This is a predicted structure of a 72-nucleotide RNA (transfer RNA) from a Candidatus Kaiserbacteria bacterium. It was read from a public genome assembly. Rfam family: tRNA. The prediction has a mean pLDDT of 83.

């Protein structure tokens, strides 16, 4: 220096351009003598940032910006 991949919830991860979920985790109910375990319900997001295209962007496309792999 050049190429290719990742960045979405507290963690790991989904979502053909059309109102962004799930699984763990939390709270909070049930159930038990009671914990745990199972079940339920509810919290919890500037989808890395600035443009830009579209009616409409997480999704496309430009420049950044971390983080990984290869190659010189």
């Nucleotide at each position: 220096c050049c190429g290719c991949c990742c960045u979405u919830a507290g963690c790991u991860c989904a979502a053909c351009g059309g109102u962004a979920g799930a699984g763990c985790a939390a709270a909070c109910g049930a159930c038990u003598u009671a914990u745990a375990c199972u079940c339920g319900u509810u919290u919890g997001g500037u989808u890395c940032c600035u443009g830009g295209u579209u009616c409409g962007a997480a999704u496309c496309c430009a420049g950044g910006a971390g983080g990984g792999c290869g190659g010189a």